[in-house]
RNA sequence: CGCUUAUAGAGAAAGGCAGAGGGACUAGACCCGCUGAAGCCUUAGCAACCUGUCGCUUGACAAGGUGCUACAUUCUACCCAGCCUUGGAGUUGGGAAAGAUAAGCC
Numbered sequence: 001c002g003c004u005u006a007u008a009g010a011g012a013a014a015g016g017c018a019g020a021g022g023g024a025c026u027a028g029a030c031c032c033g034c035u036g037a038a039g040c041c042u043u044a045g046c047a048a049c050c051u052g053u054c055g056c057u058u059g060a061c062a063a064g065g066u067g068c069u070a071c072a073u074u075c076u077a078c079c080c081a082g083c084c085u086u087g088g089a090g091u092u093g094g095g096a097a098a099g100a101u102a103a104g105c106c
Base pairs, nucleotide, nucleotide: 002105003104004103005102006101007100013043014042015041016040017039021032022031023030026077027076028075029074044069045068046067049065050064051062052061053060054059073098078095079094080093081092082091083090
């Protein structure tokens, strides 16, 4: 890198270095950013997938391996259905795809 399965509701930031981008990719929209973006480091925190202990049906506790700590998988794009419309456009819901994280496999 690829494949399979599960989840996405909520939660949790300060400091230092750095110096213009960032919210995964393409396009558009929306938003954050010199009152300091990305990235790196330190400390702290959140969560509980794997893990450990107890009970062992549900579960409780801990935090070793990961992960995460603006707002939200931000919205639209592809398909289906409803509303509206002469049509286009618009709007609501569901799904797919893609991406993220974990566990497993080659």
A computed fold for a 106-nucleotide RNA, annotated as SAM riboswitch aptamer (S box leader). It was read from a public genome assembly, where an Rfam model found it. Of the family's consensus pairs, 97% are formed in the model.